Predicted 3D model of a 1566-nucleotide RNA (small-subunit ribosomal RNA) from a metagenome.
RNA sequence: AGAGCAUGAUACUGGCUCAGAACAAACGCUGGCAGCGUGCCUUAUACAUGCAAGUCGAGCGAGAAACUCCGCUUCGGCGGGGGAGUAAAGCGGCGAAAGGGUGAGUAAUGCAUGGGUAACUUGCCUCCCGGAGCGGGAUAACGGCGCCCUUUAGUGGGCCUUCGGCGAAAGUGCCGCUAGUACCGCAUGAAGAGACGCGGGCACUUCCUUACUCGUAAGCGUGGUAGCCUGUGUGUUGAAAUGGUGCGCAGGGCUUGCCCUGUGCCUCCGCCGGGAGAGAGGCCCAUGUCCUAUUAGCUAGUUGGUGGGGUAACGGCCCACCAAGGCGACGAUGGGUAGCCGACGUGAGAGCGUGACCGGCCACACUGGGACUGAGACACUGCCCAGAGCCCCACGGGGCGCAGCAGUAGGGAAUCUUCCGCAAUGGGCGCAAGCCUAACGGAGCGACGCUGCGUGGAGGAAGAAGGCCUUCGGGUUGUAAACUCCUGUCAGGGGCUAAGAAACGCUCGGGGGCGACCCCGGGCUUGACAAAGACCCCAAAGGAAGUCAUGGCUAACUCCGUGCCAGCAGCCGCGGUAAUACGGAGAUGGCAAGCGUUGUUCGGAAUUACUGGGCGUAAAGCGCGCGUAGGCGGUCGGGCAAGUCGGAGGUGAAAUCCUGCGGCUCAACCGCAGAACUGCCUUUGAUACUGCUCGACUUGAGGACGGAAGGGGAGAGUGGAACUCCUGGUGGAGCGGUGAAGUGCGUAGGUAUCAGGAGGAACGCCGGUGGCGAAAGCGACUCUCUGGGCCGUUCCUGACGCUGAGUGUGCGAAAGCCAGGGGAGCGAACGGGAUUAGAUACCCCGGUAGUCCUGGCCGUAAACGAUGGGCACUUGGCAGUAGGGGUUCGCCUUUACUGCCGGAGCUAACGCGUUAAGUGCCCCGCCUGGGUAGUACGGCCGCAAGGCUAAAACUCAAAGUAAUUGACGGGGGCUCGCACAAGCGGUGGAGCAUGUGCCUUAAUUCGAUUCAACGCGAGGAACCUUACCAGGGCUUGACAUGCUGGUGGUACAAUCCCGAAAGGGGGAGGACCCUGGUUUCCAGGGAGCCAGCACAGGUGUUGCAUGGCUGUCGUCCGCUCGUAUCGUGAGAUGUUGGGUUAAGUCCCGCAACGAGCGCAACCCUUGUCCCUAGUUACUAACGGAUAAUGCUGAGGACUCUAGGGAGACUGCCGGUGUCAAACCGGAGGAAGGUGGGGAUGACGUCAAGUCCUCAUGGCCCUUAUGCCCUGGGCGGGACACAUGCUACAAUGGCCGGCACAGCGGGAUGCGAAACCGCAAGGUGGAGCGAAGCCCUUAAAGCCGGUCUCAGUUCGGAUCGGGGGCUGCAACUCGCCCCCGUGAAGCUGGAAUCGCUAGUAAUCGCGGAUCAGCCACGCCGCGGUGAAUAUGUCCCCGAGCCUUGUACACACCGCCCGUCAAGCGACGGAAGUUGGCAGCACGCUAAGUCGUGGGUCUAACCCUGCUUCGGCAGGGAGGGCCGCGCCCACCGUGAGGCCAGCGACCGGCACUAAGUCGUAACAAGGU
Repeated sequence: AGAGCAUGAUACUGGCUCAGAACAAACGCUGGCAGCGUGCCUUAUACAUGCAAGUCGAGCGAGAAACUCCGCUUCGGCGGGGGAGUAAAGCGGCGAAAGGGUGAGUAAUGCAUGGGUAACUUGCCUCCCGGAGCGGGAUAACGGCGCCCUUUAGUGGGCCUUCGGCGAAAGUGCCGCUAGUACCGCAUGAAGAGACGCGGGCACUUCCUUACUCGUAAGCGUGGUAGCCUGUGUGUUGAAAUGGUGCGCAGGGCUUGCCCUGUGCCUCCGCCGGGAGAGAGGCCCAUGUCCUAUUAGCUAGUUGGUGGGGUAACGGCCCACCAAGGCGACGAUGGGUAGCCGACGUGAGAGCGUGACCGGCCACACUGGGACUGAGACACUGCCCAGAGCCCCACGGGGCGCAGCAGUAGGGAAUCUUCCGCAAUGGGCGCAAGCCUAACGGAGCGACGCUGCGUGGAGGAAGAAGGCCUUCGGGUUGUAAACUCCUGUCAGGGGCUAAGAAACGCUCGGGGGCGACCCCGGGCUUGACAAAGACCCCAAAGGAAGUCAUGGCUAACUCCGUGCCAGCAGCCGCGGUAAUACGGAGAUGGCAAGCGUUGUUCGGAAUUACUGGGCGUAAAGCGCGCGUAGGCGGUCGGGCAAGUCGGAGGUGAAAUCCUGCGGCUCAACCGCAGAACUGCCUUUGAUACUGCUCGACUUGAGGACGGAAGGGGAGAGUGGAACUCCUGGUGGAGCGGUGAAGUGCGUAGGUAUCAGGAGGAACGCCGGUGGCGAAAGCGACUCUCUGGGCCGUUCCUGACGCUGAGUGUGCGAAAGCCAGGGGAGCGAACGGGAUUAGAUACCCCGGUAGUCCUGGCCGUAAACGAUGGGCACUUGGCAGUAGGGGUUCGCCUUUACUGCCGGAGCUAACGCGUUAAGUGCCCCGCCUGGGUAGUACGGCCGCAAGGCUAAAACUCAAAGUAAUUGACGGGGGCUCGCACAAGCGGUGGAGCAUGUGCCUUAAUUCGAUUCAACGCGAGGAACCUUACCAGGGCUUGACAUGCUGGUGGUACAAUCCCGAAAGGGGGAGGACCCUGGUUUCCAGGGAGCCAGCACAGGUGUUGCAUGGCUGUCGUCCGCUCGUAUCGUGAGAUGUUGGGUUAAGUCCCGCAACGAGCGCAACCCUUGUCCCUAGUUACUAACGGAUAAUGCUGAGGACUCUAGGGAGACUGCCGGUGUCAAACCGGAGGAAGGUGGGGAUGACGUCAAGUCCUCAUGGCCCUUAUGCCCUGGGCGGGACACAUGCUACAAUGGCCGGCACAGCGGGAUGCGAAACCGCAAGGUGGAGCGAAGCCCUUAAAGCCGGUCUCAGUUCGGAUCGGGGGCUGCAACUCGCCCCCGUGAAGCUGGAAUCGCUAGUAAUCGCGGAUCAGCCACGCCGCGGUGAAUAUGUCCCCGAGCCUUGUACACACCGCCCGUCAAGCGACGGAAGUUGGCAGCACGCUAAGUCGUGGGUCUAACCCUGCUUCGGCAGGGAGGGCCGCGCCCACCGUGAGGCCAGCGACCGGCACUAAGUCGUAACAAGGU
């Protein structure tokens, strides 16, 4: 830092996706160790059990037991000492408001930052000052309130586990006693507090003065005082605990070192009053703090005042009264969501997201309400009430609240031990020891995260085995292993030993004090963790590697399996028989005790753009004005200092981040220091710019005056042409309309024509990229009223300006709506006629609304320049409109407007270009992928139609813009081709032949399928061929190579048997070659053969795995390259253009210049001539011979043969043409403009054809899918098509006679003469390996004759009979001959083919294949031998240029809508279910406050009485009770909002091959 996806390719726009980082994670596979962190994100769901807040005997009273010792005993026990002033409990004090948890609620009563409090509080702590006198009445604890016996007596005893009223329990009543640091009274006391008086200061306020015109500002001015500070005076109110401990002294008791009492000291700890501090809080203010306007208005204690209440304190906090305010587009109110912050994640940053752990604040503690206590609470483990839930119960009543730590259930994808310890740190209480502390310190569990370490190190082969691949050679795994040497981390075993610990306390010493005690120093004591850590020793490579990926993005490739299946997939996309994409294997890449996946956030995304985007055509300028708020604003000067900038100060907690240093072996982690915290506040300064203010100015803006133009607007009137209708005349059959028609109109007189009349609408020519208007829009003429712009003069005002949200307001084409008119023409709907497969259309005939007018709605449009408004600046040319100036009249110049072309610049390109889409500034509107959808819902508007505002679910990997190359067009231009036309002959009809489809079949082998398959592969299917079928056989094979073993009576084989053959079985006889040797023979080897192993073989499959070959466009004229130039690029130029050509042939021009493959030429053949040569060919002259013939001598002239050459090149002339290329005409010439024909086929296209010619990868068969054989089939036949042959006749048939070719072929061949046969043919065998002989009579033709228009003397199919030939064999299934038979057919519908000259047509001849032949085919050859075209409109095909395109698989393209099917989400809907927040009313618990003539009441007061103990009455105060206000829950009522479900209805999206049509894209056929 980018990348993939769009397109054939390109640029751009635009979205989707990926690579990164992170996580309180989860899931899959795997898992060695350690450190540090971290761990219910879900049900603020419910909780069993244990623990989490107590402590103080140095505040107070009272005070056990077990057990033990002693004594006594009637052995039942009793008493005493210790236990012990202990436990448990109580009064009292402090704490319990901290610590710990959670995030429900809360959008502000919160939080953050900065301020204020002159409006406040503060227990414990520190410092300072002062004080602590005298009394009083209660109360808890405790005892009693059972029974029985006894006694004067509650005296003593017994019963009884607990104890003894009641109660199951929780708990609680009555009576009685008592202490205090509990409670109460009195005294004292004033520095303090409050009140009042008088001063001073601050603050506030009134007036005045000053600058200036006022307002206003300033002031050392004046007056005032509700506040604050301070000084002073007066008087009022108003406290306690001398309590505890210790010590000294005195007295008493004794158990001789303790207890009790008193007193002193005032040491320590406390107490009271006051002041100060520190720390902690309360309250107030400013600024900031999510989404929604489809929430726009909210508010009655509401806003303020006066007075009061209340509070620690301000305040409408609360109350009474008065006033009518307060908040809101700078977003009130409502709805949704949410604890906030330091920070955390990400990012270059700005931002965006988050608010776990740690820290600060807030809120909450089962849900709701409430107060009490207190310094502090409306109180997590306190109280009261109500509600829900759960538990206990003897049914009468009670109890509980883990969002403390563990733990349980439930929920969930998911989150831990019912652990250890107070050793450390911290907290509570205590003088202290100490107690308590699930805070905390630790350990445990979980790879949840971060970090570190290990699973070994070195050596070790041209490289083991195994695996995998292979072109079979090898490659790879791979120094990897084995093996050798070595090391020792972690884990394991053993041992040893630190830090976390220093205090408190105790003790020793020193100092101070009479002492208690205080201070300093030394020593001692204290470890949960811990079986940890460090270190040492022992043993041993021993215990320790996985996971994901490998098509591109993205690093890493092969084999096998699978066969659009199974599956993969983040995006693009893979898979339909060779898948680097699925599954497995091997190999490789990445990371590593982890690796992947999923989810989420940021990033990439400049894809919300502040940094840092856009709006002509991609999404995006409101249809256009006026104008409110707001935003922005000309020149000069003065003042102020809000913004802005600088200095200083405060704050921005700590932690985090960053830097440096340091501590754990390193790191993570931790510590210290610094920096930073980009912010806020205060103060001081600066004044350029902005702002505010004062003054001035004229250039912006406006006005005045003078002109000219105009379809600008409104109203009233007038006019002519046309049209239709009406009346009358003329007139006589049609008119009208169309591609053609018909419907329609017309003999009741239309159309046409003339005259007259009526009516409505629109205004021809002028008329013009001319004018006017903001836009919509405005077009005959006249008048009236009226708006705006322009030009000129430079007279006036003096910034008065620009833009303009929203609500606002106005205008606003057409259509439409309401009411009333009007209605000629036109004309939705509708009717009819055509067209059509249909035609609810296009065309035609009619025709109603409407179109017109008046009034009122509607408010939209491709309302477009698809371009908001304003101002300024920035090269030009040409033209127009309205003015002005100058003019020598040619024109020059200036302002405004309207156009075209173009420069720079801009733009993705197209294009824009002083009328900007250039360069800037200001304001507004709008956009953020496509579809859903400008739709639903809601709201507003409308009579309605509908408009405005405006989503989501779901779905897609695109949708789009511009330009490029093609292709295509029922687009255009130019031009070719037997393309059409002109012509000649055919096909399509018949019969037959052949091929094909289809059908049939055991098989009818296979392939070829528009042109470009179909007389094609077949240039020869009776067997063979042959690949097919049936049957019979063979298995190393019919054929090749290698290896092993065997084999002389072996190979071979007369012959025999079975058999249809193949094959099987038997078998007389019986070998060959080489070497050596003791050569009739033996030994060894080879060949052959046998057995076996490797392998052969396959016309089995894939032509969509291939080579090669071929067809086709197309013998068309095209296709490209190098360099250069242009373009961001695809690409273009060249190759286009003007001519010309058969041709991209040539010429000219040109940002191109050249070149290549094609064209042409070179090659073959044919046409003329020449040279050479002259047999088998030829024969003119000469000789010879014959019936005749080159028959012969001979010749080399001719023809011819076959070698070589010449010739033709637009070379010459004329004309045309651009001085060209070239064309036209002509001459000469055998031939003339490529002379005719052939060979030759560019880049490429059709996945064209061929695996059955051949070759070949993969796959498949292996006693068969191979091989052999017999027979059958390829020839089957209802049909259909294609290509042919023969015909239908007289330009003919038949008969007779006569004439003339060329190409070729010939040896198991061609076969002459002669003879036989009607013939096919036979006999025969000459000659010929062929310019020699044979095939070989060419036929049409010519001459003569006959037939006479007839299904015939045409035609020959079919069938019958008889023959011939080939062949092993003609039944299926050959050809030929003869006789007989004599079918269809009388020129062929729609349609369709060939041919432009030696061509078509017509006539025969030859050849290949081949025994023969189904050949009428194919390939050649010659004979006779035309017609027509001097045209390019049309059909087909093609080339070039251009144009449009939504096509690119390229028009056989693309694509739209209904219907049908499946699936999905959504909207509506009678209704139904639930939730939320309010409103009103009712009832009203607890409780505060208020209140009362009830009731109870120790202290204090008063009065009276008294046996002085007290009693009685009254008062104050208090409790209870009653009443009142408020009020939670609950109930009732009317609505609101949100959500679920809902018969049915509706559209929408999606889904390989459904239906109907053809709307759009090419003028898409209107």